[in-house]
RNA sequence: UGAGCUGGCCAGACAGUCGCCGUGCGUUCGCGCAUGGAGGAAAGUCCGGGCUCCAGAGAGCAGGAUGCCGGUUAACAGCCGGGCGUCGAAAGACGACGGAAAGUGCAGCAGAGAAUAGACCGCCGAUGGCCCUAUGGUACAGGCAAGGGUGAAAUGGAGGUGUAAGAGACCACCGCAGGCGCGGCAACGCGGCUGGCUAGGUAAACCCCAUCCGGAGCAAGGUCAAAUAGGGGAACAAUCGCGUUGCUCGCGCGGUUCCCGGGUAGGCUGCUUGAGCGGCGCGGUAACUCGCCGCCUAGAGGAAUGACUGUCUGGGGUCUGUCAAAGGGCCCAACACAGAACCCGGCUUAUCGGCCAGCUUCUUUU
Numbered sequence: 001u002g003a004g005c006u007g008g009c010c011a012g013a014c015a016g017u018c019g020c021c022g023u024g025c026g027u028u029c030g031c032g033c034a035u036g037g038a039g040g041a042a043a044g045u046c047c048g049g050g051c052u053c054c055a056g057a058g059a060g061c062a063g064g065a066u067g068c069c070g071g072u073u074a075a076c077a078g079c080c081g082g083g084c085g086u087c088g089a090a091a092g093a094c095g096a097c098g099g100a101a102a103g104u105g106c107a108g109c110a111g112a113g114a115a116u117a118g119a120c121c122g123c124c125g126a127u128g129g130c131c132c133u134a135u136g137g138u139a140c141a142g143g144c145a146a147g148g149g150u151g152a153a154a155u156g157g158a159g160g161u162g163u164a165a166g167a168g169a170c171c172a173c174c175g176c177a178g179g180c181g182c183g184g185c186a187a188c189g190c191g192g193c194u195g196g197c198u199a200g201g202u203a204a205a206c207c208c209c210a211u212c213c214g215g216a217g218c219a220a221g222g223u224c225a226a227a228u229a230g231g232g233g234a235a236c237a238a239u240c241g242c243g244u245u246g247c248u249c250g251c252g253c254g255g256u257u258c259c260c261g262g263g264u265a266g267g268c269u270g271c272u273u274g275a276g277c278g279g280c281g282c283g284g285u286a287a288c289u290c291g292c293c294g295c296c297u298a299g300a301g302g303a304a305u306g307a308c309u310g311u312c313u314g315g316g317g318u319c320u321g322u323c324a325a326a327g328g329g330c331c332c333a334a335c336a337c338a339g340a341a342c343c344c345g346g347c348u349u350a351u352c353g354g355c356c357a358g359c360u361u362c363u364u365u366u
Base pairs, nucleotide, nucleotide: 002361003360004359005358006357007356008355009354010353012312013311014310015309016308017307018306020037021036022035023034024033025032026031039337043348044347046346047345048344049343050342051217052216053215054214063213064212065211066210067209068082069081070080071079072078083097084095085094086093087092098208099207103206104205105202106201120148121147122144123143124142127141128140129138130137131136156174157173159171160170161169175197176195177194178193180191181190182189183188221269222268223267224266231260232259233258234257235256236255240254241253242252243251244250276295277294278293279292280291281290283288313334315332316331317330318329319328320327
C1' cells in the first nucleotide's frame, strides 16, 4: 500500500429567542419561576421472564416447543466455550447438528432401471451351436455390468489380482459395522483388532426417544364513586289510589325516612428504584458472578419531546487551482432508519455517513 475478516463506538456541539408535555414551589388564579423530557433500534410482537388476576392434591393422556456436548442465567429457541460437517488460500463464516438394523409412508421430470434393482448404448462369446482344412469368423444360445448415457440420488470408492468379458470373487488402502485400548467431564478424537460389503435417501413426512410447558393479559388488577339510572332490607302512614275479572278476597305497583351492598360515567392507583446505569477490584478462557463506591435517567391522555437565529464541526454539490494534490470561493444543509405507552433479557428486521481496535493475506522495501 491493495484486497478482505471480526468486534466496538458516534448518530452533530454550544449559545440565544419563541413554543409543547410532566413535576415542584409561588400565585392577585391570568400566570410566573425552577427543573426533567426518546432510540440504537423506542419497530416487528418472534422467543423468554417479572408483575397481576383466574384455575389448580398428585399423576397420566392429548397438544405445543426444543433437540451435538459443557457452561451461563430469573428464564430462553439467547449468550459463551468446545466438538463435528460444509465453504474459504487464510483471518473467518454458516449449520432444526437426536434416531432411517421399531414401524408406516414418499420420490415429479428424465431414465432400461428409483429399493427383494436394472440392461438403452456397450463388453465378451471361454463353453455349446453354425461357417471354415485351419489361425479364425459369426453374434444364435448364453454370460457380464468395466465404460457411456439419465437423474438430486443407480445397491460402497478408486487401484491391483483375476477372467472370454466381468464381479468383494480375492488383495492392500479409504469408507462402513462391532469389540478393545488411550486421551477428554462430555460431544468427540487417536490407535489397533475383527467382520463382511450387509444396513441407499428422506424425520421444517407421520413417527420414536429425551427435556420443558396451566390460562389470560396493564383494556391485567386495586381503589374512590355521580345521577331525575337502578337493586335489597327495616321503620312509619293512609286502610288511600291504580291494575288484575263485573263484584268480594287475594296478589302486584305507588309515599316518607333510614340502612346495605353492586356498579356505569368519571377520578385516583398500578407507573417506573430496576434481574437498573457508571467506575474500580476479585474469580472465570469467556458468557457471567461477587464485593465496594457513585448516580437517578419521560411516565400523561391517542399521546409532549418542536421551530428559528448565530458560531463551530462534519457531510454533499459546484467553481477555481495543480501533472496530481494541498488550499481557496460560492451554494445546499444537519440530512439515514425511525418515534417511548407496565417493565426487563434476547432475537430479527430497517439504517446516510464516519471513526476506532484487533486479525488475515498479495506486492514492494528494510
Bacterial RNase P class A from a Pseudomonadota bacterium, 366 nucleotides, folded computationally.
Rfam family: Bacterial RNase P class A. Rfam classes the family as a ribozyme.
Its mean pLDDT, the model's own confidence on a scale to 100, is 76.
NCBI's taxonomy places the organism under Bacteria, Pseudomonadati, Pseudomonadota.
The model forms 91% of the base pairs in the Rfam consensus.
The RNAcentral record of the sequence draws on ENA.